[in-house]
RNA sequence: GCCAUCCUAGCUCAGUUGGUAGAGCAACGCAUUCGUAAUGCGUAGGUCGAGGGUUCGAGUCCCUUGGGUGGCU
Numbered sequence: 001g002c003c004a005u006c007c008u009a010g011c012u013c014a015g016u017u018g019g020u021a022g023a024g025c026a027a028c029g030c031a032u033u034c035g036u037a038a039u040g041c042g043u044a045g046g047u048c049g050a051g052g053g054u055u056c057g058a059g060u061c062c063c064u065u066g067g068g069u070g071g072c073u
Base pairs, nucleotide, nucleotide: 001072002071003070004069005068006067007066010025011024012023013022019056027043028042029041030040031039049065050064051063052062053061
């Protein structure tokens, strides 16, 4: 330098025919317990790496750009 792939919640990841974003763990509250842990129920938390475009509508499609991983030279 070229090619492929990934970037979404504090962490690990879903979301793939474009229709307004979810799970598990963690956090917080309540219940249970003499108390803790465990368990059950609930709550909060993300403008989807950044910027722009297409569209009535974009995590998803297009362009530019940053970073990670792997491969080739």
This is a predicted structure of a 73-nucleotide RNA (transfer RNA) from Flavobacteriales bacterium CG_4_9_14_3_um_filter_40_17. The source organism's lineage runs through Bacteria, Pseudomonadati, Bacteroidota, Flavobacteriia and Flavobacteriales. Rfam family: tRNA. The family's RNA type in Rfam is transfer RNA.